[in-house]
RNA sequence: GGGCCCUUAGCUCAGUGGUAGAGCGCUUCGUUCGCAACGAAGAGGCCGUGGGUUCAAAUCCCACAGGGUCCA
Numbered sequence: 001g002g003g004c005c006c007u008u009a010g011c012u013c014a015g016u017g018g019u020a021g022a023g024c025g026c027u028u029c030g031u032u033c034g035c036a037a038c039g040a041a042g043a044g045g046c047c048g049u050g051g052g053u054u055c056a057a058a059u060c061c062c063a064c065a066g067g068g069u070c071c072a
Base pairs, nucleotide, nucleotide: 001071002070003069004068005067006066007065010024011023012022013021018055026042027041028040029039030038048064049063050062051061052060
């Protein structure tokens, strides 16, 4: 320098055009003498950044940034 892949909640990951979910974690409540486990409820993300296409974009296209991998 070039090819390919990834970027979504605190962490690990789903979601492949119709205004975003799970597990774990966190908070509160119940249960317990107390803790854990268990049960119930809840908070938390404008989807890496900027443009474009579309009635509508996390999703399609382009550029950039960061990470991984291969080639030279």